This is a predicted structure of a 94-nucleotide RNA (SAM riboswitch aptamer (S box leader)) from a mouse gut metagenome.
């Protein structure tokens, strides 16, 4: 910096014990019925490894993920709507 993808999908475990949903404004949630976060455990399949070779199928080593659309909005249009697109971010590959 390029490029894909982001409305699918995952635990009635253990440890721990206050705060959390990245950051700024608003909002909305989530939390002692035990949250972040850590192991385990599970999901997905980008890269990878097999087969096939049109689309694909299996598998799960390297990453990722595991409340809610990236939890909503923020800038532009507009038919005012769970719209479209942009910017931001997040994750692969390069």
């Nucleotide at each position: 910096c390029u490029u894909a993808u982001c409305a699918a999908g995952a635990g009635c475990g253990g440890c721990g014990g206050a705060g959390g949903g990245g950051u700024c404004a608003g909002g909305c949630c989530c939390u002692g019925u035990g949250a972040u976060g850590c192991c385990c455990g599970g999901c997905a399949a980008c890269c990878u490894g097999g087969c096939g070779u049109u689309u694909g199928c299996c598998a799960a080593g390297g990453u990722g993920c595991u409340a809610a659309a990236u939890c909503c909005u923020g800038c532009g249009g507009u038919u005012u709507a769970u719209c479209c697109g942009g910017a931001a971010g997040a994750u692969g590959a390069g």
The sequence is in RNAcentral, with records from MGnify.
The prediction has a mean pLDDT of 82.
Rfam family: SAM riboswitch aptamer (S box leader). Rfam describes the family as follows. The SAM riboswitch is found upstream of a number of genes which code for proteins involved in methionine or cysteine biosynthesis in Gram-positive bacteria.